[in-house]
């Protein structure tokens, strides 16, 4: 020096639950908290997955209403699915 590598040491991140708060919800910010994580850092405008479904649109109902269901749909969200970019340490 190097990566389809990951021993140590420092030092980083932080699921689930809980609590305040935003949101129709999905979730998200903040405390607690620590499952796990070598990129769990960034990036939701490459680009696929999943997750919701307010608004809209089609059906059915119907007390006829600014009504209720059930279906699609992102302009909502997930970067801890997968992907792109950048990157710290360091034995064998």
């Nucleotide at each position: 020096c190097g990566g389809c590598u990951g021993a140590a040491a420092a030092g980083g991140c932080a699921a689930a639950g809980c609590c305040c708060g935003c949101g129709a919800a999905a979730g998200c910010u903040g405390g607690u908290g620590g499952c796990g994580c070598a990129a769990a850092g960034c990036u939701a405008u490459a680009g696929g997955g999943c997750c919701u479904a307010a608004c809209u649109c089609g059906c059915a109902c119907u007390a006829c209403g600014u009504g209720u269901g059930c279906g699609a749909c992102a302009c909502g969200g997930u970067a801890g699915c997968c992907a792109g970019c950048c990157g710290c340490c360091a034995a064998a």